This is a predicted structure of an 87-nucleotide RNA (transfer RNA) from Leptospirillum sp.
[in-house]
RNA sequence: GCUCGGGUGGCGGAACAGGCAGACGCAGCGGACUCAAAAUCCGCCGACCUUACGGUCAUAGGGGUUCGAUUCCCCUCCCGAGUACCA
Numbered sequence: 001g002c003u004c005g006g007g008u009g010g011c012g013g014a015a016c017a018g019g020c021a022g023a024c025g026c027a028g029c030g031g032a033c034u035c036a037a038a039a040u041c042c043g044c045c046g047a048c049c050u051u052a053c054g055g056u057c058a059u060a061g062g063g064g065u066u067c068g069a070u071u072c073c074c075c076u077c078c079c080g081a082g083u084a085c086c087a
Stems, first nucleotide, its partner, number of pairs: 001083007010026003019067001028044005046057004060076005
């Protein structure tokens, strides 16, 4: 260089054939229980703004197609595997 696979919250990891992103688990926060703790149970848990209700943004980065993109197309960056060249 070429080919293939991959990049999604703090972490691991889903999303059938394009249709509510982050299921599920870990960690974390709050509560119950306890003398106290652990374990267990319940609730919450992407980011930002908001007292709240709610709003905006978000699937490596940029662009395109589409009513609609994590998913399809193009370019770029990064990681892994294979392979070619090494005059």
The prediction has a mean pLDDT of 81. Its Rfam family is "tRNA". Rfam classes the family as a transfer RNA.